[in-house]
RNA sequence: GGAGAUCUGUUAGCGCCGGAACCGGAAGGUUGACGAGGACAGCAGUAAUCGAAAAUUCGGCGGAUGCUGCUGCGGCCGGCGGGUCGUAAGAGACAGAGGAAAAAGCAGAAUAAAGACUGUAACAGAGGCUGUCUCAGCGCACAG
Numbered sequence: 001g002g003a004g005a006u007c008u009g010u011u012a013g014c015g016c017c018g019g020a021a022c023c024g025g026a027a028g029g030u031u032g033a034c035g036a037g038g039a040c041a042g043c044a045g046u047a048a049u050c051g052a053a054a055a056u057u058c059g060g061c062g063g064a065u066g067c068u069g070c071u072g073c074g075g076c077c078g079g080c081g082g083g084u085c086g087u088a089a090g091a092g093a094c095a096g097a098g099g100a101a102a103a104a105g106c107a108g109a110a111u112a113a114a115g116a117c118u119g120u121a122a123c124a125g126a127g128g129c130u131g132u133c134u135c136a137g138c139g140c141a142c143a144g
Base pairs, nucleotide, nucleotide: 014062015061016060017059019058020031021030022029023028034051035050036049040072041071042070043069044068045067046066073086074085075084076083079140080139081138090135091134092133093132094131095130096129105120106119107118108117
């Protein structure tokens, strides 16, 4: 360095629970957010985006890719300052395409039950993308 085997992970709407609810004679078990979307780095703060025929999806704890501020790095021809963004690297409005939604429901097998699991027709919105319009695209210095 290559091949094979085994184990673990494959990523946060996630994990946990003495409340609560559900099941069970009991022991005990189960539920505790349905998917979509989301990360330049560090620190601090915080009640962390979007919608759903769902809503005990109650309540609590922890975490978290959100937001805000500061700093650094990076993009916006190069330097300094300032501004604005985050690698698809200006903001807003409108339009369009697209966004495989999932749960609920139905079916299935196992199970003491409840629940969980597997399969399955349908139906979102935001972000992002494309187009048009509006606004912003600055100041200073140097070189060409």